[in-house]
Context: one part of a larger RNA
RNA sequence: GAAUGAACGCUGGCGGCAUGGAUUAGGCAUGCAAGUCGAACGGUAAGGCCCUGCUUGCAGGGUACACGAGUGGCGAAAGGGUGAGUAACGCGUGAGUAACUUACCUCAAAGUUGGGGAUAGCCCCGGGAAACUGGGAUUAAUACCGAAUGUGGCGCUCCGGCUUUGGUCGGAGUUGCUAAAGGAGCAAUCCGCUUUGAGAUGGACUCGCGUCCCAUUAGCUUGUUGGUGAGGUAACGGCUCACCAAGGCUACGAUAGGUAGGUGGUCUGAGAGGAUGGUCACCCACACUGGGACUGAGACACUGCCCAGACUCCUACGGGAGGCUGCAGUCGAGAAUCUUCCGCAAUGCGCGAAAGCGUGACGGAGCGAUGCCGCGUGAGGGAUGAAGGCUUUCGGGUCGUAAACCUCUGUCACCCGGGACGAAGAAUUGACGGUACCGGGAGAGGAAGCCACGGCUAACUACGUGCCAGCAGCCGCGGUAAUACGUAGGUGGCGAGCGUUAUUC
Numbered sequence: 001g002a003a004u005g006a007a008c009g010c011u012g013g014c015g016g017c018a019u020g021g022a023u024u025a026g027g028c029a030u031g032c033a034a035g036u037c038g039a040a041c042g043g044u045a046a047g048g049c050c051c052u053g054c055u056u057g058c059a060g061g062g063u064a065c066a067c068g069a070g071u072g073g074c075g076a077a078a079g080g081g082u083g084a085g086u087a088a089c090g091c092g093u094g095a096g097u098a099a100c101u102u103a104c105c106u107c108a109a110a111g112u113u114g115g116g117g118a119u120a121g122c123c124c125c126g127g128g129a130a131a132c133u134g135g136g137a138u139u140a141a142u143a144c145c146g147a148a149u150g151u152g153g154c155g156c157u158c159c160g161g162c163u164u165u166g167g168u169c170g171g172a173g174u175u176g177c178u179a180a181a182g183g184a185g186c187a188a189u190c191c192g193c194u195u196u197g198a199g200a201u202g203g204a205c206u207c208g209c210g211u212c213c214c215a216u217u218a219g220c221u222u223g224u225u226g227g228u229g230a231g232g233u234a235a236c237g238g239c240u241c242a243c244c245a246a247g248g249c250u251a252c253g254a255u256a257g258g259u260a261g262g263u264g265g266u267c268u269g270a271g272a273g274g275a276u277g278g279u280c281a282c283c284c285a286c287a288c289u290g291g292g293a294c295u296g297a298g299a300c301a302c303u304g305c306c307c308a309g310a311c312u313c314c315u316a317c318g319g320g321a322g323g324c325u326g327c328a329g330u331c332g333a334g335a336a337u338c339u340u341c342c343g344c345a346a347u348g349c350g351c352g353a354a355a356g357c358g359u360g361a362c363g364g365a366g367c368g369a370u371g372c373c374g375c376g377u378g379a380g381g382g383a384u385g386a387a388g389g390c391u392u393u394c395g396g397g398u399c400g401u402a403a404a405c406c407u408c409u410g411u412c413a414c415c416c417g418g419g420a421c422g423a424a425g426a427a428u429u430g431a432c433g434g435u436a437c438c439g440g441g442a443g444a445g446g447a448a449g450c451c452a453c454g455g456c457u458a459a460c461u462a463c464g465u466g467c468c469a470g471c472a473g474c475c476g477c478g479g480u481a482a483u484a485c486g487u488a489g490g491u492g493g494c495g496a497g498c499g500u501u502a503u504u505c
Base pairs, nucleotide, nucleotide: 001505002504003503004502006501007500008499009498010497013375014374015373016372017371018370019368020367026331027330028329030328031327032326035074036073037072040071041070043067044066047065048063049062050061051060052059053058054057081286082285083284090211091210092209093208094207095206096205097204100203101202105199106198107197108196109195110194111193112192113147115145116144123136124135125134126133127132152178153177154176155174156173157172158171159170160169161168162167182191183190184189212258213257219249220248221247224246225245226244227243228242229241230240231239261283262282263281264280265276266275267274268273288309289308290307291306292305311322312321313320314319339365341364342363343362347361348359349358350357351356378408379407380406381405388399389398390397391396412446414441415440416439417438418437422432449494450493451492452491453490454475455474456473460489461488462487463486464485470477471476
């Protein structure tokens, strides 16, 4: 000098764009953050509409405008947060899988036949303070279970091509195994369902290379290293197990310890390099702590389940409930980090045939000079160089054209009127927002501070103090004439900021 997610002191007019829990991965009151589908189903709790009855605001029935609870489907594995752990195929980069998987989506081929038994709900009877739960009767489905069919797929046998780590591709045979679900519509048709192949997308695994400090860490390892066989997995593999062999790693740093999420990037620097990884993007890991599986195409699952533990809450003492490292907010600790706001109008995501519904993702507003950028706090004239301050050699000098005064202007702020784009255009639909912007109006009115002045380093005098009080980045100032302390006048620098502290180059 440059920089910062900064903090502190003094000061503070406006706007735009960014940015804001870095410490206790400490504890959390409250609200919201994942639903949707009646065009899968039995149905009808509430509301609307219609009809009937009357006691005139109730009862009964219907409809399906609609739909609580329930069965079922899809989603809930995304999006959002954090960086505790991790020195690792975790990440980056480049390859490989002839060892794999992929719901929804696209394309292609074929099919969608005929049955069965239940169970929620509803009704009845219970248990419990509650959370919740037991029994009986009855009912539906795209829920569940047999059977049929087999284009295909899988298994087995044979042949050929290509590969060599077990294979892969094509063809033939086979009394083997293997599927399905319906809904809407007058219909056309559409949406589904089943099997197979291909694609796309996402994922899994393996390998080469790179990836912090310490040798005052030198030896480490028994499922350890390899083989055979089996089990398991989507799949290879000591992944697991039985048996067999005795191996495997290491001074090119094993093992142990410390520290740490990685990268694109960011800061600095002429570069080489050094430092760093906040916001944004990609990957990974985690979800009170530890462990476990279930469901599912996908999880060993932030707002799912089970067990153990710590903590908090409810209780009728028998037993139960919870998890903000989502958005706001609160307490604590801290030098320190915001609103318990508006909206689904846009973009996207989930569900739905659609209308649409949901979405603290997101779009916005609010707060903070936290940063960057822009603008303003007036312009021109004006010497009796006014008053006043400071100083003086008492003549003067200086603040100083500065002020007053005269003539103007109207940025920002203020008032009045108009008023968007963002809407995807036939129409409807805007949180922001009566905002931005435009026109008019009044009036210099409402808007300047901070630090320094011995040298480095731009900028000097007076008074006070008297090695005191104090200053200080280094050198050093202060003991009676201090340009170095304190105050005042003046001057210099930067300017809605200016200094200090911390950290990096």
Small-subunit ribosomal RNA, 5' domain from an uncultured prokaryote, 505 nucleotides, folded computationally. The RNAcentral record of the full RNA draws on ENA. It matches the Rfam family "Bacterial small subunit ribosomal RNA". Gene Ontology terms of the family: ribosome and structural constituent of ribosome.